[in-house]
RNA sequence: UUUCUAUCGAGAGCAGGCUGAGGGACCUGGCCCAGUGAAGCCUCGGCAACCACCAGACUAAAGGGUCUGAAAGGUGCCAAAUCCAGCAGAACGUUUGGUUCUGGCAGAUAGGAA
Numbered sequence: 001u002u003u004c005u006a007u008c009g010a011g012a013g014c015a016g017g018c019u020g021a022g023g024g025a026c027c028u029g030g031c032c033c034a035g036u037g038a039a040g041c042c043u044c045g046g047c048a049a050c051c052a053c054c055a056g057a058c059u060a061a062a063g064g065g066u067c068u069g070a071a072a073g074g075u076g077c078c079a080a081a082u083c084c085a086g087c088a089g090a091a092c093g094u095u096u097g098g099u100u101c102u103g104g105c106a107g108a109u110a111g112g113a114a
Stems, first nucleotide, its partner, number of pairs: 001114008013044001015043004022033003027086004045078003050074002054069006082106001087103006
């Protein structure tokens, strides 16, 4: 980098230091956050439970599977639904604007494979 699988309306920082104007992935349109300090880096704190480890229960031959718990390890994450929409379909509604739902696209994270 590609591909497969799972998840993505929950949760968690007015913390400290450096720095100084942008940020919310990309494009478009909205809507927000930001000198009462954005992004980034470091420290500390926290959330979660994908992987590993551990404990218990069930299953039963595959030394495996399922569920629950725990969490000091490996990642990840800590404004707003992945901030919302964009494409397709359906329902509603209507005088041209839309609303809701489902799916898709794109993306993020984890685990496996190449």
Overview
Predicted 3D model of a 114-nucleotide RNA (SAM riboswitch aptamer (S box leader)). The sequence was found by an Rfam model in a public genome assembly. The model forms 97% of the base pairs in the Rfam consensus. The coordinates come from a structure-prediction model, not an experiment, and the mean pLDDT is 82. It matches the Rfam family "SAM riboswitch aptamer (S box leader)". Gene Ontology term of the family: regulation of gene expression.